[in-house]
Context: one part of a larger RNA
RNA sequence: GAACGAACGCUGGCGGCGUGUUUAAGACAUGCAAGUCGAACGGGGAGAAUGAGUAGCAAUACGAUUUCUUCUAGUGGCGCACGGGUGAGUAACACGUGAAUUACAUGCCCUUCAGUGGGGAAUAGCCCAGGGAAACUUGGAUUAAUACCUCAUGGUCUCGCAAGAGUAAAGGCGGCGCAAGCUGCCGCUGAAGGAUUGGUUCGCGCCCUAUCAGCUAGUUGGUGAGGUAAUGGCUCACCAAGGCGACGACGGGUAGCCGGUCUGAGAGGACGAUCGGCCACACUGGAACUGAGACACGGUCCAGACACCUACGGGUGGCAGCAGUCGAGAAUAAUUCACAAUGGGGGAAACCCUGAUGGUGCAACGCCGCGUGGAGGAUGAAGGUCUUCGGAUUGUAAACUCCUGUCAUCCGGGAGUAAGACCUGGCGGUGAAUAGCCGACAGGGUUGAUAGUACCGGAAGAGGAAGGGACGGCUAACUUCGUGCCAGCAGCCGCGGUAAUACGAAGGUCCCAAGCGUUGUUC
Repeated sequence: GAACGAACGCUGGCGGCGUGUUUAAGACAUGCAAGUCGAACGGGGAGAAUGAGUAGCAAUACGAUUUCUUCUAGUGGCGCACGGGUGAGUAACACGUGAAUUACAUGCCCUUCAGUGGGGAAUAGCCCAGGGAAACUUGGAUUAAUACCUCAUGGUCUCGCAAGAGUAAAGGCGGCGCAAGCUGCCGCUGAAGGAUUGGUUCGCGCCCUAUCAGCUAGUUGGUGAGGUAAUGGCUCACCAAGGCGACGACGGGUAGCCGGUCUGAGAGGACGAUCGGCCACACUGGAACUGAGACACGGUCCAGACACCUACGGGUGGCAGCAGUCGAGAAUAAUUCACAAUGGGGGAAACCCUGAUGGUGCAACGCCGCGUGGAGGAUGAAGGUCUUCGGAUUGUAAACUCCUGUCAUCCGGGAGUAAGACCUGGCGGUGAAUAGCCGACAGGGUUGAUAGUACCGGAAGAGGAAGGGACGGCUAACUUCGUGCCAGCAGCCGCGGUAAUACGAAGGUCCCAAGCGUUGUUC
């Protein structure tokens, strides 16, 4: 000199864009952060229409059946393995880079081929009867499915020399039709290929320490078996005695890694906040289940610590999600708005959900921009300070005159972010079809949290807006008074003991400026 996720002191007008618990991976009240599908299924509730029938002389009342709309606890499907957080652990194929996989998997998506036939037994819900303070739970009866099972078929796969044996599926919503049937969309099953994502293996790179020199028994290799999507001591039985190491094994300390960031002319050094990629973790330790994918942050089980409820028998919980609280600390924000946009999950769609995200709020925490007025104005006013008492300086500075109107204030107008989805119409494709479905096009009426914000126009009026540090040398900038080795200053050299440009105050000056200094850290 530069830099910072900074803090502290004094000061503080506006805007844009960023950033904001670096400490206790400490503990957490409260609310929200993952749902969705009724076009998979049987029920249940509500509403509307229909109105057989019953009562009645009638008005009317009750009301079977059928249809439509809507809501939904449960079964079922998909999602919950993404997105979001943190950096504890990890010196490791964790990461980076380059290869390998004839040793592998891949839901949803795309392309192509083949199929989607027959049958069955349950179960939740509902109902009945219990147990429990609660969490919840037991028994009986009954019911549906795209839930479950089985038969058939077999191009794929497995076994087999071969013959042969074994191996799948599910329907739903529409349209036309008297029907048979035809047809559209969404699905389902098998196979091949693609894409994407992942698993595994290897070469090289990857901090300090030798005041750590020897380490190792599943250890190193083989055979066989088990296990896995898959190779492999991954696991096991047997056999052999190997394997690593001064090119630093083993141990100890520290640490998430990288793209990058800061600095520097570079080489290098230090760091790894925000943003992006990968990894690891989810109160602590362990385990598996489901699934294409987890050994799963807001799933399950066991143990532990902690906290809460309890009728003392027993239960419940996990903010390193977003806000917020306590604690710790020098120190770090709202218990905000919206799904309008982008993206994600579900759904045929409408739509629903989304503390992802988009916004607003708080903080000079940082960078950048703007303003706090401009021109004229000498009697060089008053006041202050100094003085050799003549004057000098503050100083064109002020007053005063003439202007301007950025920003802030007030008034009025007022966006972009919106593309779509939806409805209607003709056209093209599929199709036997003027149904239906798909696609492009035209028209229609709509969809905004930000926000009455940005921006534009107008009004008034210099009015509302300057401080901090320094002035002995380094280092730009000097005098007076007070003090008297005292009080104090100080980055280094050093100042202060009666004329201190070095302490304190004042005047003046210098530097930077909505900041200026100090401290800390890095180069």
Molecule: small-subunit ribosomal RNA, 5' domain
Organism: Verrucomicrobiaceae bacterium